[in-house]
Transfer RNA from a Verrucomicrobiaceae bacterium, 74 nucleotides, folded computationally. The prediction has a mean pLDDT of 80. It was read from a public genome assembly. NCBI's taxonomy places the organism under Bacteria, Pseudomonadati, Verrucomicrobiota, Verrucomicrobiia, Verrucomicrobiaceae. Rfam family: tRNA. Rfam describes the family as follows. Transfer RNA (tRNA) molecules are approximately 80 nucleotides in length.
This record gives sequence, C1' cells and structure tokens, in this order.
RNA sequence: UACCUCGUGGUGUAAUGGUAACACAGGAGAUUUUGAUUCUCUCGUUCAAGGUUCGAGUCCUUGCGAGGUAACCA
Repeated sequence: UACCUCGUGGUGUAAUGGUAACACAGGAGAUUUUGAUUCUCUCGUUCAAGGUUCGAGUCCUUGCGAGGUAACCA
C1' cells in the first nucleotide's frame, strides 16, 4: 500500500429490511439472625457521516478502529 473479515448495553452474544433482545454484571427490594444461594423489579445498547427504502443493527458509499492475508522497503 492492496484485499478480506469484524465493530450492537459494563461483559459475552442474538435479532428474516418490520417494537433492538437474552444471559451475566450493576442498582433496589423480598427471603435469611448475618452472609451466600434463590426470587422479583430496575438501569443501560446498534463506531461516525451520508445514501437507498414507507421502514436500516441488517443493503450501498466514505471515514475511523480492531484482526487477518499478500506485496514493497530495510
């Protein structure tokens, strides 16, 4: 430098172009003599900017970041 893959709550991972969700973590409560366990409730998310579309996490373009492959220089 080129190409490929990936980017979603704090973490891990889903979502057929049609209400963004599950588990864990965090917070509150119940239970318990206390703690742990268990149960209930709750907080919080699509990398950025555009485009297509009635509708985009998903498709397209550019950028940013991460990983991989190849090449070049030394």